[in-house]
Annotation
Small-subunit ribosomal RNA, 3' major domain from an uncultured bacterium, 472 nucleotides, folded computationally. Its mean pLDDT, the model's own confidence on a scale to 100, is 85.
Context: one part of a larger RNA
């Protein structure tokens, strides 16, 4: 002065309580660990590693590995001799890198002596490394923590270290605000300014919309037309404890009210303070030192990262009747799109496949939302549950699906009857629950990332559990 206590005191958070839907049991996708392998490349390690770098390993990537090659190099910059090759195309040989042979065979300026580009070959300085140290660092980042808290200047006060201020006393989400006080002030933090969402008003009116008027269709804003609505995107209003009433100290504020689309920070969001963790990263860059230089550097063919006795984490799917099957049938938002979305027609049980309109897009398309809803069946079974596994036939992208992709038909039809002791999440348009789009990406999502549909339950309360925060 701090830090810590199975000290004390007030406070807060899905921290616990009180609900609800899981994991933990199957089974399959990931991810790690072990262990195997020639190689299973490396990194990340309670919280804060573990569907995490990786917004996507068939080759390539790719750093591992076995062969097979190269050594001024795959790519940079200089010098110096020397040559006119070089690329380019065909042909042999190879797994390919590559190698042999053919054809072909410089450009500009010029005082015709060259120079100059450009390129090969040889030499030399360097080059290069995903080598090693994240405990040598830059940069970024995660974490306590969106917790209220960390500090300065001057002034007292103390020998000093410090200490006041920042403690009290209400009060708030907050060191937020109000009164007190040797302390009076500022700063970085909180809030606000910032973008979205909810409600309105003017503008504007097309590729959108369709209320009146007419045409016209089997039928549709399809057409003339409209500018009201809806939307669409610009500009502004609007909420501020502003109004009443109680409580409070005559304060800050607080509970109840009324207006209002919204009410007390109106939901979401971005924003992360001084530090902590010698916390994460030399594999995203960059970089100090070390190492390595016919290799630890490059190029290439195959493999390998996908291995499987096991053990964990993150999840899909389920164990069904609030359901499965079958038909009919309606209502989103958000996005994405030229080496690309691909309508209509057609062929195929279907995956998907011909042909092909239109669309750089409020126009065309991807596109069908699902759950709901109406009907029919199934009648509680290891079942018309569930769908792993495996067999056969075929689609598709790709130079190329054996190691090792997706997806379809038909056939098989495993385990699982709610899941020990533990343990997560979540307070409202939230849980749960249903779909759709995107990034990457030839092709490969149960994951990430977003978006909308339907739509709950509790919440006495702060004893106790885990965290954090202030006084002592």
């Nucleotide at each position: 002065u701090g830090a810590c206590g199975g000290g004390g005191a007030c406070c807060c958070g899905c921290a616990c309580a009180a609900g609800u839907a899981g994991c933990g049991g199957a089974g399959c996708a990931u991810g790690u660990g072990g262990u195997u392998u020639a190689a299973u490349u490396c990194g990340a390690a309670g919280c804060a590693a573990c569907g995490c770098g990786a917004a996507g390993a068939a080759c390539c990537u790719u750093a591992c590995c076995a062969g097979g090659a190269c050594u001024u190099g795959a790519a940079a910059u200089a010098c110096u001799a020397g040559c006119g090759c070089c690329c380019a195309c065909u042909u042999u040989a190879g797994a390919g890198a590559u190698a042999a042979a053919g054809u072909u065979u410089u450009u500009u300026c010029u005082u015709c002596g060259g120079a100059a580009a450009c390129g090969c070959u040889a030499a030399u300085a360097c080059a290069g490394g995903u080598g090693g140290u994240g405990c040598a660092u830059g940069g970024u980042u995660g974490u306590c923590g969106u917790c209220a808290g960390c500090u300065c200047g001057u002034g007292u006060c103390g020998u000093g270290a410090g200490a006041u201020g920042u403690u009290g006393g209400g009060u708030u989400a907050a060191g937020u605000c109000c009164c007190g006080c040797a302390a009076c002030g500022a700063g970085c933090g909180c809030a606000a300014c910032c973008c979205u969402u909810a409600c309105u008003u003017c503008u504007a009116g097309u590729u959108g919309c369709c209320a009146g008027c007419a045409c016209g269709u089997a039928a549709u804003g399809g057409u003339g037309g409209g500018a009201a609505c809806u939307c669409u995107a610009g500009a502004g209003g609007g909420a501020c404890u502003g109004c009443c009433g109680a409580u409070g100290a005559u304060a800050a504020a607080u509970c109840g009210g009324a207006g209002g689309a919204a009410g007390g920070u109106g939901g979401g969001g971005a924003u992360g303070a001084c530090g902590u963790c010698a916390a994460a990263u030399c594999a995203u860059c960059a970089u100090g030192c070390c190492c390595u230089u016919u290799a630890u550097g490059u190029c290439c063919u195959g493999g390998g990262c996908u291995a499987c006795a096991c053990a964990c984490g993150u999840g899909c799917u389920a164990c069904a009747a609030u359901g499965g099957u079958c038909g009919g049938u309606a209502c989103a938002g958000a996005g994405g799109g030229c080496a690309g979305c691909g309508a209509a027609a057609g062929a195929g049980c279907g995956a998907u496949c011909u042909c092909a309109a239109g669309c750089g897009a409020a126009u065309c398309u991807c596109a069908a939302a699902a759950a709901a809803c109406c009907g029919a069946u199934c009648c509680c079974a290891g079942u018309u549950c569930g769908g792993a596994u495996u067999g056969c036939a075929g689609g598709c992208u790709g130079c190329a699906a054996c190691u090792c992709g997706c997806c379809u038909g038909c056939a098989u039809g495993a385990a699982g009857u709610c899941g020990g002791a533990g343990u997560u999440g979540c307070u409202a348009g939230u849980a749960a629950u249903c779909g759709c789009a995107g990034a990457u990406c030839a092709g490969a999502a149960u994951g990430c990332u977003g978006c909308g549909g339907u739509g709950a339950a509790u919440g006495c309360g702060u004893u106790c559990c885990c965290g954090g925060g202030u006084c002592u």